Predicted 3D model of a 165-nucleotide RNA (SAM riboswitch aptamer (S box leader)).
The prediction has a mean pLDDT of 78.
The model forms 97% of the base pairs in the Rfam consensus.
Rfam family: SAM riboswitch aptamer (S box leader). Gene Ontology term of the family: regulation of gene expression.
[in-house]
RNA sequence: CGCUCAUCCAGAGGGGCAGAGGGACACGGCCCGUUGAAGCCCCGGCAACCCUCCAGCCGCACGCGUCGGAACGCACAGCGUCACGGUCGUAUUCCGGCGAGGCUCGUGGCUAGGGAAGGUGCCAAUUCCGUCUCGCGGCGAGAUGCGCCGUGAGGAAGAUGAGGA
Numbered sequence: 001c002g003c004u005c006a007u008c009c010a011g012a013g014g015g016g017c018a019g020a021g022g023g024a025c026a027c028g029g030c031c032c033g034u035u036g037a038a039g040c041c042c043c044g045g046c047a048a049c050c051c052u053c054c055a056g057c058c059g060c061a062c063g064c065g066u067c068g069g070a071a072c073g074c075a076c077a078g079c080g081u082c083a084c085g086g087u088c089g090u091a092u093u094c095c096g097g098c099g100a101g102g103c104u105c106g107u108g109g110c111u112a113g114g115g116a117a118g119g120u121g122c123c124a125a126u127u128c129c130g131u132c133u134c135g136c137g138g139c140g141a142g143a144u145g146c147g148c149c150g151u152g153a154g155g156a157a158g159a160u161g162a163g164g165a
Base pairs, nucleotide, nucleotide: 001164003163004162005161006160007159008158013043014042015041016040017039021032022031023030026131027130028129029128044123045122046121049119050118051115052114053113055111056110057109058108059107060106062101064099065098066097067096068095069094070093071092072080073079074078127157132154133153134152135151136150137149138148139147140146
């Protein structure tokens, strides 16, 4: 920063300074707060985004087989340096398709589990709840409309991390 992706119903508080507000913004609600809010400092903790270990699976790379194409070469309807054909054999170079790949090695992803030194983050209430859209149920004498209540899904906004510009 009108950028990308992931996560946001779990979890974790004491002390000191301070002194009236705080829960992002607006509105509504509901809470927290002189038994001390915000802010700052110290200590402690939570979590596991970055990081790291292990297992499984998938892909790439890799080598192998086979098929096709191209290049180069040869004594050229063919063949591959023993180069028409036959035998043996460790079978030119490159590209592509397909197939299978036990072990080892490299690399990426996914899933499950473990770790916590470091970089962040966090430690009342779901991100405290609602606000916008859609679905479902109920009520308002009836109604595909409207209003209210409840509920589910999504969105917006915000927060945090990892990246990008």